[in-house]
Order: sequence, then structure tokens, then C1' cells
RNA sequence: ACCGAUAAAGGCAAAUCUGUCGAAAGGCAGAGACGCAAAGCCGCGGAUCUAAGGCGGGGACGCCGCUUUCCGCUAUGAUGGCCGGGCCACCGAAG
Repeated sequence: ACCGAUAAAGGCAAAUCUGUCGAAAGGCAGAGACGCAAAGCCGCGGAUCUAAGGCGGGGACGCCGCUUUCCGCUAUGAUGGCCGGGCCACCGAAG
């Protein structure tokens, strides 16, 4: 250095519930533990999720529209507990 034990010391916290922020995906806080040896940090690449805004199309409102509604596309939004990459790090059996 790789590596990772029925080791020691400690750490994190899925689902769910409550509160809160958000259009949503989801975030944060508390409770809670399914799990985790980087489940520490960075959304840089991929993947996935969402679609407020934008664009296109259909309908409604007698007509119109800078109105409304539905459908499609779209990330600039989100996930680090999906994969890859970057940065940093506790402990020390065996190999």
C1' cells in the first nucleotide's frame, strides 16, 4: 500500500411517522433502524426520477386571449443508500 475480521473504539441511518421547505422529484429537522468499511465530501460522466418554466399539439369558454384544461418533448431541478470518476479519512487480525 492493497485488503477488511463473529476484533476494539466509535460513526452513518432505509422503510415508516411527525414537522417544515418545494410545482414536483426531493431536501432539512426529530423519532426510527433496513442496512453500510467510505452509507464521508464533490451532480464531473452515465443512469434514473421530476417538469415549475419553455416549446409543440388537441379541447373548453358563443368569437378572441397576454384565459383555462389535457397530451407530448425538454433540466437549468433532484438522487452520492444506482454505477463510474475526483478528493479526504478512523481501526489493524489474517493474507
A computed fold for a 95-nucleotide RNA from a Candidatus Fermentithermobacillaceae bacterium, annotated as c-di-GMP-I-GGC riboswitch aptamer. Its Rfam family is "c-di-GMP-I-GGC riboswitch aptamer". Gene Ontology term of the family: cyclic-di-GMP binding. Of the family's consensus pairs, 100% are formed in the model. Lineage of the source: Bacteria > Bacillati > Candidatus Fermentithermobacillia > Candidatus Fermentithermobacillales > Candidatus Fermentithermobacillaceae. It was read from a public genome assembly, where an Rfam model found it.